Notes: Predicted 3D model of a 74-nucleotide RNA (transfer RNA) from a Candidatus Nanoarchaeia archaeon. The sequence is in RNAcentral, with records from ENA and MGnify. Rfam family: tRNA. Rfam classes the family as a transfer RNA. The coordinates come from a structure-prediction model, not an experiment, and the mean pLDDT is 80. The same sequence occurs in records of 2 taxa.
RNA sequence: GCGGGUAUAGUUUAGCGGCAAAACACGACCUUCCCAAGGUUGCGUCGCGGGUUCGAUUCCCGCUACCCGCUCCA
Repeated sequence: GCGGGUAUAGUUUAGCGGCAAAACACGACCUUCCCAAGGUUGCGUCGCGGGUUCGAUUCCCGCUACCCGCUCCA
C1' cells in the first nucleotide's frame, strides 16, 4: 500500500428501517444479629461526520480505533 471483519450501558452480548434490550456490575429497599446468598426496584447505551428516507442502531459514503490476511521497498 491492498482486501476483509468488528465498534450497542462500567463489562459480555442480542436486536439489523418504526418504543433500544438481557445478564453481570453499581445504587436504594426487603429479608438476616452481621456477612454472603435471595427478592423488589432504579440508574445508564447505538465510535465520529455526511447522505438516502416521513422515519436510520439498521441502508450508502467518508473518517477514526482495534483485529485478521496478502504484498512492495529499504